[in-house]
Molecule: small-subunit ribosomal RNA
Organism: uncultured bacterium
């Protein structure tokens, strides 16, 4: 700190998802030890059972056991006594602390800072002062009744720090008077004085503890105000005690807190009200920061205690382990009533992904009651229980092979886990045993739950202690081997369909380590809500437009003024938390102590720049005045001509309209056309212009009226009067919509007629609504400059509208100001662009965005007659969807150019027979591969057998072939008669070796080796995979093109160069030119072949000589020509004219064997086609191992309804046929051409010869030339197919050869759509030779030579390619990509007749408990009174409010529902074919139908 994902590739935008760090945490797999925290986040659900608040006998009456002590005994035991005391009362104090939770609350509840002149305060502390005199009770007890029980009730008796009377008190409280002083209003403190009124408790008893008053402290509340912190406008209006007031209740105290009257406020867009959520905070995670999410523990406050209501006592409570009254629940009951309340600390049930012990101790801390001693205290100290987190510490060190086993990998050589292990010295953290043993105790002594615990020593023995995740990128780590789009993995992108570093093991590594991983959740990378810190022309994203409240912001200058603003002091801003120095636990986490820090806020002083207020000027902004001016600005109303149609007449006649071409339609009842005359209604031709004018929307004949703005010139007026502008109000193209009215022309719907597979479209013919007028409504458009307004700044040119000034007689110029274009500088943009009419540079205001998709929906709500408008989401799903420009590719887009590419011409193919190849059928097997061009006479330049791989059948199994190791082997290798067999094979007899060595006299013997058997390693595989690959080839294509370097331009993919102008067969060349060079292609260089010199002359040649012969280079001679092959020359637009830039270069000419690469061939650039080929060959992996090897016979590749490719022969007379006669090259030849001869009709036999070959030989060329013959006829064309006879080769021609004679004599009379070759010595035609080969299915192929045309205007079309340009939503690249119905499966989701159950309203009914008020004919001990009574009190009724409950409307959100909707999603489903290229009817938006 970034990093992966959209594309071929790039840059930008965008959103997904990753690495980091935190968790009260769960899940999984592991798990030695300790120390510090930490542990129900869900059901504020129910709770068995124990415990968690109680003390005091020094407030009181009384009372029990026991120990001691006294005494008394009848010994059994009695009695007092007890600085003893159980239970239980009466009275204090305490139970409102502590502790538990987090429901509920958006609120002065909280945090912070203030105020109370409006208050309270038990216990504590201080001063001061005081406690005198009385009196009735009532509990516990007893007696009595009641009840199952809780429990009650009647009489009777009794203490007190319990209750009461009284009296003291002026300092306390009301009231009045004065007085001082003082404050922010109300008022407040102090001081005299005067009427009133108001305490108290004792108890032990050296002394201590209590009591009462009154002041004052401290601590704790109580109430008020200021500011701060949640969404949510599809919640905008709320409010009746509601806001004030006046009087009055009440409180501890102000207040509408309550109450009575009286006024009618009070809140709200600075967001009220209402709906969601939520305790708040110090602080915690995180971040750089600013924020962001949270709010466990610990702390600080607020709330609650089954639900709701209520109140008592109290200093303090509406009271967690009080009370009373309703629901709900649970429990008990003798049905009559009772009980009960864990969100205290164990526990249980249940819910859940998930949370601990029914421990120990008050030894320490702190609390409560006592004088105290003590008691209590599940607070709280510990301990147990969970790796739930943080921290430390172990599972051993050390040495130890060029490196054991073992396992995995191997190119089989070796690598690697690996000092790793063994082995061998050690060490003892830790463990285990034993001893010893703290400190926490404050407080002189006792007093420790933790605990015999930390901690110390000694012994023991490496001995008991590693896991888990990952290893395709991002992210650090790779190999086999299983699987084979299966099992599976994935956080994103993605991996799996037979060689998977991605799935599953293993082995290797990497990372972490008692824990590792996963999941949820929260920051953070995210600048992806941006205050710091982003946007909006086209990516999301400027309201269509305007005026314009309230809001936000405002020119110049000059006093004050201090709110903002800033300094500076000072208060707070708990602790604990961070920070940062130190100090204790061995460290460390934890913890202790100082110090910072707390960005905040109150007060106090001061500053006055700048804002803001305030006063008073200015005049540049703004507006107003005069004059002038230009326009389709707006509205009324009137008016013209030109053209459609219609309507009358006139002419006139068969057509006329329409179209790609037609038909529908119109016309003989007279159209179309033409001439008159007439009606009606929309619209305004040239002018006319990137001309005007409006704010948009719009606005165009031509005239008046009426009426906005705008511009220019002047510079007398007023004196910031301004800019924006949510809400809001107008205007707002067209189609719609409602009334009326109008209707020529056109024209949704509709009818018809076409095309078409179909045509509910495009073309035609018709046509209604509308289109047009009033007058209302909708309010929306691709409402666009896809660019809000306004100011002010910032180089320029050139056009064009309107106005002014200067110069000139004038065409004109020059200069300013305001509109309105285009090019362009800086400069900005992601690129395109924009560029004084900013999208540049700044300020102010407003609007809006925030991935696609779903969705310009849905549900609400405005508005609207309706249609519909505004507003406007979520489930759900995607890993993108997107701008700009790049390269290609492609286009029923252009442009320019080639090509047997059309055309122009010759022959053909397609029709027959045959022959070959292939499909496809058939078979046991028809062996395999090749499959559009670029597969089909293709591998195959020779399938009877081999070939052979194919299928039947026999056989073999270390093999048919090669290494290697072991063992055997002298009758062994050879050998191979015979049997058997179709062979292969099997079985086998007679004979019978070799080589070295050694012991030895040979003979033998021994060992070793070759052979040979045997067994093992392995041979062998035309078995798969051409999509694992090398080589080889096809192909587009002999197309001109494909690249580089350097520079240069672009952020960049890329561009320049290679483009342009010309020219070429060429990216060939030449000019230009930010390119300049260069490479791989083109061309040349190699061959062949035309001419020719020179050498060189035999086997070839023969001119002139000689011989020679019926004839012959036959011979001698020659080496001149021919020829042969070596070596050279020759051509280069090189000359000359003309065109053309004067270039390149064309065109024409000259010369020349040849002329403008002369003719051919060899030669294939980057590259594509996952072309082809594992069966040429090579080779990875896989698979087979008595067989998918290997041998061997026979068969198969030659099958046959049929298709299709390539040829052959023909269909005839430019022919066929007999007969005669002429002229070639190439190339071959010894298991081989084969002459001559003789035999056969012939294929061919014999016999002889010559040649390894410029010598012999094949060899005859054939078309051709004469000459005959045929005569247009299925023939003397044709020659299949057939049968008969042969011949040849070959072990063998049945299946299944070729040839030959005879005979036989099919199809076919020139070929439908359709299509193939050629452009010159070329097609055509003619025939010869080779290569494979015994032979041949060769009509096939490579070669040769013979005879030899015809056409090419030209480039629009067909197809193929090459360059520019354009368009693209193509990039697997148009065979491209993609929309929509339908069908199926799946999801979420709106509507829905209804139905549950639930939350709040607002109205009536009913009304508990309770305070309060008010009552009387019921009760009562204190007080008064002799008494009656009398105060007071109580209990009862009344009433007011007022939980819970009923009922009733309506609202609000959830669940669920037949049915109904559209969405999304989902390898290969159906129907078309919208858009992307002029997408084949440009395309999009609004609207309607």
């Nucleotide at each position: 700190a970034g990093a992966g994902u959209u594309u071929g590739a790039u840059c930008c935008u965008g959103g997904c998802u990753c690495a980091g760090g935190a968790u009260g945490a769960a899940c999984g797999c592991u798990g030695g030890c300790g120390g510090c925290g930490c542990g129900c986040c869900u059901a504020a659900c129910a709770c068995a059972u124990g415990c968690a608040a109680g003390u005091c006998g020094a407030a009181c009456g009384g009372u029990u056991a026991a120990a001691g002590c006294a005494c008394c005994u009848c010994c059994g035991g009695g009695u007092g006594u007890g600085c003893a005391u159980a239970a239980a009362g009466u009275g204090g104090c305490g139970a409102a602390c502590g502790g538990c939770u987090g429901a509920g609350u958006a609120a002065c509840a909280c945090g912070u800072g203030g105020g109370c002149a409006a208050c309270c305060u038990g216990c504590c502390c201080c001063u001061c002062g005081c406690a005198c005199c009385g009196g009735g009770a009532c509990a516990g007890c007893c007696u009595c009744g009641g009840g199952a029980g809780a429990c009650c009730g009647u009489g009777g008796g009794u203490a007190a720090u319990a209750c009461c009377g009284g009296a003291u008190a002026c300092u306390c409280c009301g009231c009045c008077c004065c007085c001082u002083c003082c404050g922010c209003a109300u008022g407040g403190a102090g001081g005299g004085g005067g009427c009133g009124g108001g305490a108290a408790a004792g108890c032990c008893c050296a002394g201590a503890c209590g009591g009462c008053g009154a002041g004052g402290g401290a601590u704790g509340g109580g109430c008020c105000c200021g500011c701060g912190g949640c969404c949510u406008g599809u919640u905008a209006g709320c409010u009746a005690g509601u806001u004030g007031g006046u009087g009055g209740g009440g409180c501890a105290a102000c207040g509408g807190c309550c109450c009575a009257c009286c006024a009618a406020g009070g809140c709200g867009a600075u967001u009220a009200u209402g709906g969601g959520u939520a305790g708040c905070u110090g602080g915690g995670u995180u971040g750089a920061g600013a924020g962001a999410c949270c709010g466990a523990c610990c702390a600080g406050c607020c709330a609650g205690a089954u639900u709701g209501g209520g109140a008592c006592u109290g200093a303090g409570a509406c009271a967690c382990g009080g009370c009373c009254c309703a629901g709900a629940c649970u429990c008990c009951u003798a049905c009559g009533g009772g009980a009960g309340g864990c969100a205290g600390c164990a526990g249980u049930g249940g819910g859940g992904a998930a949370u601990a012990u029914u421990g120990g101790g008050c030894a320490a801390u702190g609390g409560g009651g006592g004088c105290a001693a003590c008691c209590c205290u599940g607070a709280c100290c510990c301990a147990g229980c969970g790796a739930c987190g943080c921290c430390g510490c172990g599972u051993g060190g050390g040495u130890g092979a060029a490196g054991a086993a073992a396992u995995c990998c191997u190119u089989c050589g070796g690598g690697a886990u690996g000092u790793a292990a063994a082995g061998c010295c050690c060490u003892g953290u830790u463990g285990u045993a034993u001893g010893g043993g703290a400190a926490g105790a404050a407080g002189u002594a006792c007093u420790g739950a933790c605990g015999g615990u930390a901690c110390c020593a000694u012994a023991c023995g490496a001995g008991g202690a590693a896991g888990c995740c990952c290893c395709g990128g991002c992210a650090a780590a790779c190999u086999a081997c299983g699987u084979g789009c299966c099992a599976g993995c994935a956080g994103c992108c993605g991996c799996g369909g037979u060689a998977a570093u991605a799935c599953g093991u293993a082995g290797g590594g990497g990372g972490c380590g008692a824990g590792c991983g996963u999941u949820g959740u929260u920051c953070g990378g995210a600048a992806u809500u941006a205050c710091u810190g982003g946007g909006c022309g086209u990516a999301a994203a400027g309201c269509g437009c305007a005026c314009g409240c309230a809001g936000g912001c405002g020119g110049c200058c000059u006093g004050c003024u201090a709110a903002g603003u800033c300094u500076a002091u000072u208060g707070u801003g708990a602790a604990a938390g961070g920070c940062u120095g130190a100090g204790g636990c061995u460290c460390a986490a934890c913890u202790u102590c100082a110090g910072u820090a707390a960005u905040g806020u109150g007060a106090u002083a001061g500053a006055u720049a700048c804002u803001g207020g305030u006063a008073a000027g200015c005049u540049a902004g703004a507006g107003a005045g005069u004059g002038u001016g230009a326009g389709a600005g707006g509205g009324a109303a009137g008016u013209g001509g030109a053209a459609u149609u219609c309507c009358c007449g006139g002419u006139g006649u068969a057509g006329c309209g329409g179209u790609g071409a037609a038909a529908u339609g119109c016309g003989u009842a007279g159209a179309u056309a033409u001439c008159g005359g007439g009606a009606g209604g929309a619209a305004c031709a040239c002018c006319a212009g990137u001309g005007g004018c409006g704010a948009a929307g719009g606005c165009g004949g031509c005239u008046u009226c009426c009426u906005g703005g705008c511009a220019c010139a002047c510079c007398a007026c007023u004196g910031a009067c301004g800019c924006u502008c949510a809400u809001g109000u107008g205007c707002g193209a067209a189609a719609g919509c409602c009334a009326g009215g109008g209707c020529a022309g056109c024209g949704a719907a509709c009818g018809g007629g076409a095309u078409u597979a179909g045509a509910u479209a495009c073309c035609c013919c018709g046509g209604u609504a509308g289109u047009c007028c009033u007058g209302g409504c909708c309010g929306u458009a691709a409402a666009c400059g896809a660019u809000g307004g306004a100011u002010a700044c910032u180089g320029g040119g050139u056009g064009u509208g309107g106005g002014g000034c200067a110069a000139g007689c004038a065409g004109u110029u020059g200069u300013u100001c305001c509109g309105u274009g285009c090019c362009g500088u800086a400069g900005u943009u992601a690129a395109c662009g924009c560029g004084u009419u900013a999208a540049g540079u700044a300020u102010c205001c407003c609007g809006c965005c925030u991935g696609g998709g779903g969705a310009c929906u849905a549900c609400g709500g405005u508005c609207g007659c309706a249609a519909g408008a505004c507003u406007g989401a979520a489930a759900c799903u995607c890993a993108a969807a997107g701008g700009a420009a790049u390269u290609g590719a492609c286009g029923g887009g252009g442009g320019c150019c080639c090509g047997c590419a059309c055309a122009a011409g010759c022959g053909g193919u397609g029709g027959a027979g045959c022959a070959c190849g292939u499909g496809g059928u058939u078979u046991a097997a028809u062996u395999c591969g090749a499959u559009g061009c670029a597969a089909a006479c293709c591998g195959a330049a020779g399938a009877a057998c081999c070939c052979u791989a194919c299928c039947u059948g026999g056989g073999u199994u270390u093999g048919a072939c090669a290494u290697g190791u072991a063992c055997g082997u002298g009758g062994u290798a050879c050998g191979g008669a015979c049997g058997u067999g179709a062979a292969a094979g099997c079985g086998g007899a007679a004979g019978g070796a070799c080589a070295u060595u050694a012991g030895u006299u040979u003979a033998c013997u021994a060992a070793u080796g070759a052979g040979c058997g045997u067994a093992c390693a392995c041979a062998g595989g035309u078995g798969c995979u051409g999509c694992a690959u090398g080589g080889c080839u096809g192909u587009c294509g002999u197309c001109a093109g494909c690249u580089c370097g350097u520079g240069u331009c672009g952020u960049g993919a890329g561009a320049u160069g290679u483009u342009g102008g010309g020219u070429u067969a060429a990216g060939u060349c030449c000019c230009g030119c930010a390119a300049c060079g260069a490479g791989c292609g083109c061309a040349a260089c190699c061959c062949c072949u035309a001419u020719u010199g020179c050498c060189a002359g035999u086997u070839g040649c023969u001119a002139g000589c000689g011989a020679g012969u019926c004839g012959a280079g036959u011979c001698g001679a020659g080496c001149a020509c021919u020829c042969u092959g070596g070596c050279g020359a020759g051509a280069c637009u090189g000359c000359c004219g003309c065109c053309g830039a004067c270039a390149a270069g064309g065109c024409g000419g000259a010369g020349g064997a040849a002329g403008g690469u002369g003719g051919g061939g060899a030669c294939g650039a980057c590259g594509u086609c996952a072309a082809g080929u594992c069966a040429u060959c090579a080779u990875g992996g896989c698979c087979u191992a008595u067989a998918u090897g290997c041998c061997c016979a026979g068969g198969g590749c030659g099958a046959c309804a049929c298709a299709c490719g390539u040829g052959c022969u023909a269909c005839a007379a430019u022919g066929g046929c007999c007969g005669g006669c002429a002229c070639a090259g190439c190339a071959g030849g010894c298991a081989g051409c084969u002459u001559a001869c003789g035999c056969g009709c012939g294929a061919g036999c014999g016999u002889u010869g010559g040649c390894g070959a410029a010598u012999c030989c094949g060899c005859a060329a054939a078309a051709g030339c004469c000459g005959g013959u045929c005569c247009c006829a299925g023939u003397u064309c044709g020659g299949a197919u057939u049968g008969c006879a042969g011949u040849c080769u070959g072990c063998a021609a049945c299946u299944c050869g070729a040839c030959u004679g005879c005979a036989u004599g099919a199809a076919g009379c020139c070929g439908g759509a359709a299509u193939c070759g050629c452009u010159a010595g070329u097609a055509a035609u003619c025939g010869c030779a080779g290569a494979u080969c015994a032979g041949c299915c060769a009509a096939g192929c490579u070669g040769c030579g013979g005879u030899g045309a015809a056409u090419a205007c030209g480039u629009u079309c067909c197809c193929g390619g090459g360059c520019c340009u354009u368009g693209u939503a193509c990039a697997c690249a148009c065979c491209g990509c993609c929309c929509g119905u339908c069908a199926c499966a799946c999801c979420a989701c709106c509507c829905g007749a209804g139905u549950u159950g639930g939350g709040g309203g607002c109205a009536c009914c009913c009304g508990a408990a309770g305070c309060c008020g008010c009552a009387g004919g019921c009760u009562u001990a204190a007080c008064c009174g002799c008494a009656a009574g009398g105060g007071a009190a109580g209990a009862u009724g009344c009433g007011u409010c007022u939980a819970a409950g009923g009922u009733g409307c309506g609202c609000c959100g959830a669940g669920u529902a037949a049915g109904g909707g559209g969405g999304g999603u989902g390898a290969a489903g159906u129907c078309g074919u919208a858009a992307c290229a002029a997408g084949g009817u440009a395309g999009c938006c609004g609207u309607a139908a």